[in-house]
RNA sequence: UAGAGUUUGAUCCUGGCUCAGAGCGAACGCUGGCGGAAUGCUUAACACAUGCAAGUCGCACGGGGGCUUCGGCCUUAGUGGCGGACGGGUGAGUAACGCGUAGGAACGUGUCCUGGGAUGGGGGAUAACGCUGGGAAACUGGCGCUAAUACCGCAUAUCUCCUGAGGGAGAAAGCCGCGAGGCGUCUUGGGAGCGGCCUGCGUCCGAUUAGCUUGUUGGUUAGGUAAUGGCUGACCAAGGCGAUGAUCGGUAGCUGGUCUGAGAGGAUGAUCAGCCACACUGGGACUGAGACACGGCCCAGACUCCUACGGGAGGCAGCAGUGGGGAAUAUUGGACAAUGGGCGCAAGCCUGAUCCAGCAAUUCCGCGUGGGUGAAGAAGGUCUUCGGAUUGUAAAGCCCUUUCGGCGGGGACGAUGAUGACGGUACCCGCAGAAGAAGCCCCGGCUAACUUCGUGCCAGCAGCCGCGGUAAUACGAAGGGGGCUAGCGUUGCUCGGAAUGACUGGGCGUAAAGGGCGCGUAGGCGGCACGGACAGUCAGGCGUGAAAUUCCUGGGCUUAACCUGGGGGCUGCGUUUGAUACGUCCGAGCUAGAGGAUGGAAGAGGCUCGUGGAAUUCCCAGUGUAGAGGUGAAAUUCGUAGAUAUUGGGAAGAACACCGGUGGCGAAGGCGGCGAGCUGGUCCAUUACUGACGCUGAGGCGCGAAAGCGUGGGGAGCAAACAGGAUUAGAUACCCUGGUAGUCCACGCUGUAAACGAUGUGCGCUGGAUGUUGGGGGGCUUAGCCUUUCAGUGUCGUAGCUAACGCGAUAAGCGCACCGCCUGGGGAGUACGGCCGCAAGGUUGAAACUCAAAGGAAUUGACGGGGACCCGCACAAGCGGUGGAGCAUGUGGUUUAAUUCGACGCAACGCGAAGAACCUUACCUGGACUAGAAUGUGAGGGAAGAAUGGGUAAUGCCAUUCGUCCGGGCAACCGGACCCGAAACAAGGUGCUGCAUGGCUGUCGUCAGCUCGUGUCGUGAGAUGUUGGGUUAAGUCCCGCAACGAGCGCAACCCCUAUUGAUAGUUGCUAACAGGUAAUGCUGAGAACUCUAUCAAGACUGCCGUUGAUAAAACGGAGGAAGGUGGGGAUGAUGUCAAGUCAUCAUGGCCUUUAUGUUCAGGGCUACACACGUGCUACAAUGGCGGUGACAGUGGGCAGCAAACUCGCGAGAGUGAGCUAAUCUCCAAAAGCCGUCUCAGUUCGGAUUGCACUCUGCAACUCGAGUGCAUGAAGGCGGAAUCGCUAGUAAUCGCGGAUCAGAACGCCGCGGUGAAUACGUUCCCGGGUCUUGUACACACCGCCCGUCACAUCACGAAAGUAGGUUGUACUAGAAGUAGCUGGGCUAACCCGCAAGGGGGGCAAGUUACUACGGUAUGAUUUAUGAUCGGGGUGAAGUCG
Repeated sequence: UAGAGUUUGAUCCUGGCUCAGAGCGAACGCUGGCGGAAUGCUUAACACAUGCAAGUCGCACGGGGGCUUCGGCCUUAGUGGCGGACGGGUGAGUAACGCGUAGGAACGUGUCCUGGGAUGGGGGAUAACGCUGGGAAACUGGCGCUAAUACCGCAUAUCUCCUGAGGGAGAAAGCCGCGAGGCGUCUUGGGAGCGGCCUGCGUCCGAUUAGCUUGUUGGUUAGGUAAUGGCUGACCAAGGCGAUGAUCGGUAGCUGGUCUGAGAGGAUGAUCAGCCACACUGGGACUGAGACACGGCCCAGACUCCUACGGGAGGCAGCAGUGGGGAAUAUUGGACAAUGGGCGCAAGCCUGAUCCAGCAAUUCCGCGUGGGUGAAGAAGGUCUUCGGAUUGUAAAGCCCUUUCGGCGGGGACGAUGAUGACGGUACCCGCAGAAGAAGCCCCGGCUAACUUCGUGCCAGCAGCCGCGGUAAUACGAAGGGGGCUAGCGUUGCUCGGAAUGACUGGGCGUAAAGGGCGCGUAGGCGGCACGGACAGUCAGGCGUGAAAUUCCUGGGCUUAACCUGGGGGCUGCGUUUGAUACGUCCGAGCUAGAGGAUGGAAGAGGCUCGUGGAAUUCCCAGUGUAGAGGUGAAAUUCGUAGAUAUUGGGAAGAACACCGGUGGCGAAGGCGGCGAGCUGGUCCAUUACUGACGCUGAGGCGCGAAAGCGUGGGGAGCAAACAGGAUUAGAUACCCUGGUAGUCCACGCUGUAAACGAUGUGCGCUGGAUGUUGGGGGGCUUAGCCUUUCAGUGUCGUAGCUAACGCGAUAAGCGCACCGCCUGGGGAGUACGGCCGCAAGGUUGAAACUCAAAGGAAUUGACGGGGACCCGCACAAGCGGUGGAGCAUGUGGUUUAAUUCGACGCAACGCGAAGAACCUUACCUGGACUAGAAUGUGAGGGAAGAAUGGGUAAUGCCAUUCGUCCGGGCAACCGGACCCGAAACAAGGUGCUGCAUGGCUGUCGUCAGCUCGUGUCGUGAGAUGUUGGGUUAAGUCCCGCAACGAGCGCAACCCCUAUUGAUAGUUGCUAACAGGUAAUGCUGAGAACUCUAUCAAGACUGCCGUUGAUAAAACGGAGGAAGGUGGGGAUGAUGUCAAGUCAUCAUGGCCUUUAUGUUCAGGGCUACACACGUGCUACAAUGGCGGUGACAGUGGGCAGCAAACUCGCGAGAGUGAGCUAAUCUCCAAAAGCCGUCUCAGUUCGGAUUGCACUCUGCAACUCGAGUGCAUGAAGGCGGAAUCGCUAGUAAUCGCGGAUCAGAACGCCGCGGUGAAUACGUUCCCGGGUCUUGUACACACCGCCCGUCACAUCACGAAAGUAGGUUGUACUAGAAGUAGCUGGGCUAACCCGCAAGGGGGGCAAGUUACUACGGUAUGAUUUAUGAUCGGGGUGAAGUCG
C1' cells in the first nucleotide's frame, strides 16, 4: 500500500485493453463579479521596419564653441584612462571531464584588502586643428602646427627575474587643493574572490553498429603555453581501446529541483538558482588582467538594404514591437524612488539589469452574488393511476444587512539626512441601495443522480462494455435530480492504479516461455578445521553535500496563497580511527565432494570384417489348363505366344519372425539374426592413493531422426512424382493396377522435427505400498524362499504443491548454484539487413496497420456418418391405401373493382369455418348519417305502438290517420316499466403490433423425467442425492452407496366396458299361470330372465413351482368372467419452439374521428392456363343388376319428429293419429341369401350435358340440395416416392348427430361382419439412461478454412530519380598566425661634429597550417517510382 468494467451459458486462472486519482508554461468549447500572489513563443536557433538596451571621466591633455562682473564658469569633436569578457537572451550544437560529486597539482589574476620600496632626470612624435585634394556616400589622401597620466631611452633597485653562481637584466606620471593633505603612478610580497588545467565515480537508446586507432599508445629531445600534457615537431619503440560494449548511428544542454508514487522507482529539466554552449552560417586572430568577444575587428558564404553602378551598409537567441509558422503565449508603457552595476575625487551621468504599471480566469489563494421570516403549499411548468405529486420556503409579501463594486473625503510604510515611478495606490471614514454580480458538466453499468415526449439501426451517442430496427432512464428536447463552482467540460501529455519488465515484487508440464543433445572457454558460485591480512562488510569521528525548494516550528501581509527566521533533511562522496563473525586474499592442513587403484558384473552402446536361414521378385526346366488378379462392387492389368497353381534348379538385393518383456544400452538422435576384431561408458564390492582437483556454463567446438542435395556404386521389395482404372456433382484424394526418384553402400553437405517427459543441468533434504532389471551382504526348511543394501526402470499413493488437470524420492514438494527463455492476439517466425548453405533453405529477427480479446483447465448442456443399454407400427413381417382417373374440398399461384383475414416442415393446406344465395361479411362499387348503429346518466316530452301513402335501387326520410299503460290517491300529484329525446360526459374501429401482454391452444410427449431442503465434496461453475448391480410400461421396485429426506410427474384414486350379487320394476321384460287375437306382453298377472340404474363383490403376483442374491421381479401353473397397468377414456411434470391466436374474449401502446366509425343495395369470398394436400367414387365377377326381405346400436325431436291413409315413376305433396319421449316418431339398417350377367370400356364406371320437375327460402342468374328421362367422359389397380394399422384392431358395411330455413364425399359418434403378421433390433426415424470427444452454447440448420471477385488501408520489392549526413583521395587556398627573406620605407636608442651607419620596426614577397568551394569514389539515411508481392479490414457475393 483500496479497486472496478470487459473473453464464458456459467466457473476458476492466465492475459491484454479501459476507467476512477494527482499533475501541466497548456490549447479548445460554453460561461464570466472583485481582489491578492505568481506565470505567459513548448512551434521557425525563421526573417526583421522603428525606438531604446554601455557608457563615463575636463581633477590626464591640447583645441573648438558659448557666457563673463575678466576672477573665471559652462560645454565637448579628438588624444588618453577605465569599462564595453559584467549584467540581459537563447538551448542550435554537445553523449563530452559538458554536467554532478569527491579529490588533485604544474598555474594566472585588472579593480579590492594588507605589507615593503620608489615616484630622479631627459627625448622624439601624433590626433584634434589649419591649408589642400579624392569620393554619390561610407570614408579617405597630402602638407604643416601642437599637448598629455599617450610613446621612448637614461639613472636607481628594497625587491623580482635569468645565470655558467663570476655576474647580468628590469620601473614610474602626474593631477587637484591656499595649505594640511588627497587621488594617482611604478616595483615587489601576502590575502580574498575569480579563472585555467588534471583525476576517480555517476550520466539515454540501438549489436539488424564488432572490431576501432598512425599523433594513434608510450619514450627521448626540442618548441609552445599563465600552466601540466602528443598541445606541437623530430627521432625511437609498437603500442592503445573493445563483449564490464570500443567504433558507428539515433536522440539530448547538465544539475539543484519539478510531477507522480506507500516506498523503491518512473517521467521530466518552463519560471527561480549553479554550470556549460551559442550570438546570421563557417573560419580567424587582435586588444586586454580577463575574449578568440551578442549590441568589437578581418575574411568567406547566404540573405536584406543604399548607390551617382565605381562602391558601401547590416545582423533583436537584449526590452518593446512587426511579419511568418502555429492549437497557442502579453505593452513599440513609467521610473532610475528602491536594489545592484559602469565611469567619476565628487556633483553626477548611463543602466529595457531592476522596480513598477498594462493585457490574459493561464495557475494558486481569498471574497461575493444576500440574510431572516414566509403555506393560500399561489400562478406557471412537468408528471399523473386524474386522487394527486413535484418544482417548493423556492417565488411573491413582510422585516433586516451592505462585504465586493459605485460616489465623496482623508491618506501611508517602502526613505537611517534629501530624493516616491508605483499612486491619490494600500488602508481608514462617510453616503445610497438588494441594489450591479452564476454558470458548466453529468444522470445505462463502472459512477453520485429518472421521468415524459420526439426519433425509429435513421439522426446520432460512445472512455471500456455497448445504446438506436415504434413503448430508448444510453440519441434530441423538456421537467426533475446529481456534481463542481467564477468556473465547468473536452483534447493532449506524465506518473499512478500496472506485482503489465516483478531490486523491494512475476514466471516457463498443458495458458507466452527449457536451448535437440553433449564437451568446454570467459564468467558466476563453491566442502571441513587453523593462523594471518582487511580493498568488500559493520561502527564512530571529521570534511563536504551552495542558496532556493520539500518537511517541522515560529513571524509578517485582516485570512490564505505568498513572503520570511530557525530547525531538520539532502538517504551521497571523501578522509580518518576501529571491529574481523561472514565473504575475499595469503600461508599451512584434513577427507565426507571429486578423482584414482584392485576384484567382479550386465548390456540391440559404437565402428569394421565375415557369415546364416526363412520370405519376396526375377530367370531356366517340368506338370497342368483357362482363367488369374483385385475390390464394397468393378475395371485398368497378366494369361491359349500357356498365366495363376505346383515341383526342381539358379540369381539378386534388402530386412532379420519366434525369443521380445512399461526388458537392456546410450548425452541426445538412436540401437535388434549369428561370429570375430577394435573401442566408449555404466554398476557393485574392497580400498592403506591424490587432497577441493568441484558445479554450471554466454560465446566456441562436436554430435544430431526423416526428408533433401553432390559424386560414384547398388537396386529384390516398397514407393513421392507420373500414367491408367474406379468412386464422385467434380475427385489433380481416399480404393485398385503399374511405376521413377528415393529407400541400401562409400565419401561429402544440410542442421531441422510434436528433436516430447511438450518438464535445463548438478547437489542436499522430505511418510509408504507393490512389480521389474543388474550387482553385493545375511538367513533358512535350498529345483528355491525370506530379508537387507546400492544402481536403474514402472505403477499406486501421504504430506506438500498446483488455476485445475495432475505431480508426488525418476517432484511439478522443500532449498542452493549456474545457464536458456517469456511479457496480449493477429501481422509473423514474415520483411529488410547480417551470418551459414551447391541449392532447398537455416539462423538472428522487426515495424506499420488491426482487434478487445486470443488463451489454459475444469463445469453443465447440446451435438457426433463415437460407444454401451433400452423403448416406440420406428424398421422388419403382414393387410389396406395415397401418388395415375373423374369429382368434392382446402391451399399456392394467377386473375379481379373485390376475389376480406388468419394458419406455412413434422406441429399450415375437409385448418379457424359444428355448414358464404341475402344475412353472416370483416372485402369491392355506389348511396346515406356525423355525439353517431348499440349501452349508461339524462333536463324535457310521451304509453308502447299500428296502418296507409309519397319518394328511393334500398335503408334512412317525409306526410296522414288511429291509439294513450300499471300501482296509490277524491284530485292535484307521487312512484314504476317502456318510448322519443336537447346539451354534456363516456363513443366506435374484425385498423397496426401475438416480437409489449393475459387467457387459451399446438408440439416434443402420456416421453419418464424435472427439482428442492439439510448434509457432504469442490477455490468455483457445480457435483452428490438422480450414478452403480438387477428389475419394470414407468426415477416402478429391490440391493448397494456421503448421503438422508421431500415435492411436481409415473402409478393409484374418476368414467365407460367385461363377470356376479343386492335393491328397484315403468314407458322396458315375459319363464310359469290365466284371458284374448289373423298376429303381437295385447291384457290380467309376475319380478324369475333380458334390460334399465344405483350400491356392492371381484384381480392383489394373493396361491403353487422354478429362476433370481434369501430381494425386487420374471417364467410356468392352478383357480377364475377376467392375470399380471384385463380393454378403452379423462388426466399432459420442469421446460422447448419470441410456435399459434390483438379476427372468440380481455388488454398496454400507436393510428383513425363528416371516417379506418355506422348504415343500405348490388357484387365478391364460388373467378381458372396451372401446382400441391386431404377425401369420395371407381376401374369390376370376393363384382353389377334384379329379387328376397333376417339381425343392431348410439342418438335426435314442439317454429320439432311425424305414424297411418291418399296422390305422384320419383324427389315430394295433401291430410294429420301420437309424442315434451325406455311410452310416439325419425327407423328402411347395410353388408347377407337366391337368380342373372361372363371379361367387354361391358348390364363396369358414373363425370359431363340437355329436357322436365320437387323442396327450402323475401329471393336459388351469378351461386343451393334433390328427383325423373336422356346423355354415358376419364378410368383396365396407378412412376419415383409415401401413409395407416398389432385384435374385436385393420379392412369392409350401413346408421345417428352437431351446425342448419335450405345446403356434407367433411367432422363427431354408433353398431354389424371380421382378418393377416411380428424371426427379430443390423439398418431408417423419434425418444430415454450412462459414457466418451468437442475449437459448438443462436448449441451441427452449429462453428469454421483457403482461393477467387469488389472496395479500402498500411507495408515490402523494383529500372531508377531527387535530397540529407558522412568517410577516403586529390584539388583549392581568403583572412589570419608562425617561419624565412626583407634589396623598398623608417622619429626616439647607440656610434658619429655632420653626412651617414647600426640596432629595431614596417610594407612587400614567400613557405607551412587552414575555412568556403571543386573533382572522383564509397557508406548511410530519407522521399518518390511504372509495375509486382503478400498482409489487414469490410454489409452482402463465388467455389469447395
Predicted 3D model of a 1440-nucleotide RNA (small-subunit ribosomal RNA) from an uncultured soil bacterium. Rfam family: Bacterial small subunit ribosomal RNA.